[in-house]
RNA sequence: CCUGCCGGAUGGGUAGCCGCUGGCCCGCGCGACCCGCGGGCGGGAGGAAAGUCCGGUCUCCAUAGGGCAACAUGCCGGCUAACGGCCGGGGGGGCCCGCUCAAAGCGGGUUUUACGGAUAGUGCCACAGAAAAUAUACCGCCGGGCGGGCAACCGCCAGGUAAGGGUGAAAAGGUGCGGUAAGAGCGCACCGCGGCCGCAGUAAUGCGGCUGGCAGGGAAAACCCCAUGUGGAGCAAGACCAAAUAGGGGAGCAGGAGCGGCCCGCUCCGUUACGACUUCCGGGUAGGUUGCUGGAGCCGGGGAGAGAUCUCCGGCCAAGACGAAUGGCUACCACCUCGUUCGUAAGGACGGGGUACAGAAACCGGCUUAUAGUCCGGCAGGCUCU
Numbered sequence: 001c002c003u004g005c006c007g008g009a010u011g012g013g014u015a016g017c018c019g020c021u022g023g024c025c026c027g028c029g030c031g032a033c034c035c036g037c038g039g040g041c042g043g044g045a046g047g048a049a050a051g052u053c054c055g056g057u058c059u060c061c062a063u064a065g066g067g068c069a070a071c072a073u074g075c076c077g078g079c080u081a082a083c084g085g086c087c088g089g090g091g092g093g094g095c096c097c098g099c100u101c102a103a104a105g106c107g108g109g110u111u112u113u114a115c116g117g118a119u120a121g122u123g124c125c126a127c128a129g130a131a132a133a134u135a136u137a138c139c140g141c142c143g144g145g146c147g148g149g150c151a152a153c154c155g156c157c158a159g160g161u162a163a164g165g166g167u168g169a170a171a172a173g174g175u176g177c178g179g180u181a182a183g184a185g186c187g188c189a190c191c192g193c194g195g196c197c198g199c200a201g202u203a204a205u206g207c208g209g210c211u212g213g214c215a216g217g218g219a220a221a222a223c224c225c226c227a228u229g230u231g232g233a234g235c236a237a238g239a240c241c242a243a244a245u246a247g248g249g250g251a252g253c254a255g256g257a258g259c260g261g262c263c264c265g266c267u268c269c270g271u272u273a274c275g276a277c278u279u280c281c282g283g284g285u286a287g288g289u290u291g292c293u294g295g296a297g298c299c300g301g302g303g304a305g306a307g308a309u310c311u312c313c314g315g316c317c318a319a320g321a322c323g324a325a326u327g328g329c330u331a332c333c334a335c336c337u338c339g340u341u342c343g344u345a346a347g348g349a350c351g352g353g354g355u356a357c358a359g360a361a362a363c364c365g366g367c368u369u370a371u372a373g374u375c376c377g378g379c380a381g382g383c384u385c386u
Stems, first nucleotide, its partner, number of pairs: 001382010012333007020044002023041007046357001050368002053366005058234004070230005075089005090115001091113009116225002121223002124218002138165002140161003144157005173191006192214001193212008238290004248281005255269005297316008334355009
């Protein structure tokens, strides 16, 4: 310098024209409000608005108390409205560096971790292997007996042995010395493990001492056990106003409707009611209003803290739709890329193409996933120079 991967930041700009949505103002319509028309001026997607996984606010319903079941979480401390989130710490694992001849060990850096319990119980551990958890004898090693052989040695039998080999992801503590026929915590030292005690630390835990030869390998992302937590539904929650038609309830009333200018008259319905008619009330639907966006808010600065975070001061208001707006076109610029061409080269000119993922729907805090191009950091590989 190039390429790739990972993490973080950013997430095209300006102008004109035509629209969409919501707000404010002005004019006109009897015009104060609502409404309609016309005009003007501002606002109008995101870092993830996504997945809807976790936690909350808010709303309605349910709810004596306790238990079972189901689900979730699971080292310690802190932050937070809360969390399965975040910060810090502890333990474990991986990698690198230093000390060391090397290994082990110690120290440091970086990264990662679903990290309660495997002496509560039940079950599981493929293949290979003699044996995978009441241990086990395949090869080997060792002494003994018998047989063969001049001998070295070989074969058979019943034993001892977990040191050595072999299998495996894993083989019943590790290393060394002693010991032994060969071996073995059989004995000892150190390490590891269990128990007890002390010290340090808020704690997880760490360090030290004493003690036990060590008795029970892995896995709980198998069932399970323990501890803690969880009522349900969700803004299509919910609240308010409320048409026509058809139902429901109460009261009044003996008439009502049609023909007709009016009376008489005629026709139909009803006459103590399962009722015509009048009137009132109530539920629900269409529709409308609200919830609705000023909030665990944003920006700048100061302070506290190792950090997550908290706090003080100043400033700001920045979508609110609902068959669902936030768009389209043109020009120029920016970036990437391709082609032609000019130039020794750096580079330039012209033309074409491209600029991601995606898109509010009550709101907020997280997590996860997607993301062109550019920038920053880390890692890996390659090339060149010194």